Record summary: RNAcentral holds the sequence, with entries from Rfam. The RNA shown here (Glycine riboswitch aptamer) has 102 nucleotides and comes from Ureibacillus yapensis. The model forms 91% of the base pairs in the Rfam consensus. The source organism's lineage runs through Bacteria, Bacillati, Bacillota, Caryophanales and Ureibacillus.
């Protein structure tokens, strides 16, 4: 010098779900209680791997037990739940960093 993967910033795009109800209260606010949503965060595990033990004459091959083990899957702690902002997992497109491979 190519510029993989990863980070990060800016812009653009970005679903869901009650305008419940009582009080309050200028209010789209504040509390409470009920219902509901998964796409800030956050937790949980499946093969399959690796270890130990058991059957087994020695590896495989059977049984159990532990670790590591992923998500847009599941929980719904937390966040959200009329429009507007807002905030969003993830894409996308520039920079900026790093620097696998040639």
């Nucleotide at each position: 010098u190519u510029g993989a993967c990863u980070g990060u910033a800016a812009u653009g795009g970005g679903a869901g779900a009650g305008a419940g109800u009582g009080a309050u209260g200028a209010a789209g606010u504040u509390c409470g209680c009920c219902g509901c949503c998964g796409a800030a965060g956050g937790a949980g595990c499946a093969a399959a791997u690796u270890c130990c033990a058991u059957a087994a004459a020695a590896g495989c091959c059977u049984u159990g037990g532990a670790a590591u083990a992923a998500a847009u899957c599941u929980c719904u702690c937390a966040g959200g739940u009329a429009a507007a902002a807002g905030g969003a997992a993830c894409c996308a497109u520039u920079g900026c960093a790093u620097g696998a491979c040639g």